[in-house]
């Protein structure tokens, strides 16, 4: 983060299964995405059996780790 190249990831929805539930997983599909890869450490939404709980990384900040290589 400019060209290419080799390519990766997969919003919404749908259909199955798991969770009270945010949501997770698997397939189906592609609105994006240079980290949309890991991480729950800060901030922020979200759940709830309300706890020193429990989701969300594709919101934002930070650490880690990577494939190409002009400026």
């Nucleotide at each position: 983060g400019a060209a290419a190249a080799g390519g990766g990831c997969a919003a919404a929805c749908c259909c199955g299964c798991c969770g009270c539930g945010a949501g997770g997983c698997g397939g189906g599909g592609a609105c994006g995405c240079a980290a949309a890869g890991c991480c729950a450490c800060g901030g922020g939404g979200c759940c709830c059996c309300a706890g020193c709980g429990g989701c969300c990384a594709g919101c934002c900040g930070a650490g880690c780790u990577a494939c190409c290589g002009a400026a």
A computed fold for a 71-nucleotide RNA from uncultured Cellulomonas sp., annotated as c-di-GMP-I riboswitch aptamer. The sequence is in RNAcentral, with records from MGnify. The model forms 94% of the base pairs in the Rfam consensus. Its Rfam family is "c-di-GMP-I riboswitch aptamer". Its family is annotated with cyclic-di-GMP binding in the Gene Ontology.